[in-house]
RNA sequence: UCCUUAUCAAGAGUGAUGGAGGGAAUAGGCCCUAUGAAGUCCGGCAACCGGUUGUAACACGGUGCUAAGUCCUACAGAUGCGAAGGCAUCUGGAAGAUGAGGU
Numbered sequence: 001u002c003c004u005u006a007u008c009a010a011g012a013g014u015g016a017u018g019g020a021g022g023g024a025a026u027a028g029g030c031c032c033u034a035u036g037a038a039g040u041c042c043g044g045c046a047a048c049c050g051g052u053u054g055u056a057a058c059a060c061g062g063u064g065c066u067a068a069g070u071c072c073u074a075c076a077g078a079u080g081c082g083a084a085g086g087c088a089u090c091u092g093g094a095a096g097a098u099g100a101g102g103u
Stems, first nucleotide, its partner, number of pairs: 002102007013042001015041003021032003026074004043066003048062003051058002070095001075092007
C1' cells in the first nucleotide's frame, strides 16, 4: 500500500503549554475558534487485542477516542408534501475512521 472482518445514536476537561487556525479528501452547506484553533503534556472515557480472574468482571500492557450521528449532503430506492424548481423522513450503498487478522 492493498485485502478480509467487527464496530461507528452512548461516554469522556473551569488543567498546563502553545499562539491561529480547525471540523479526513473534493464540492456545497453548517459550525467551532483571541471568552484561545491545531499540536504537545497531564487528566478522563471506552473495552477492540493481549493479560489476570474464571464467564462476567478488572483496567495491568498495546491501540483507540475525548464539540455537533462518521457535523450534514453528494449515489440508488421507498413514502409524504409542493404548480414547479425542489423539500422532508426512512432504508441501502459509496467513501471514511478505529481494532483484529492477512499480504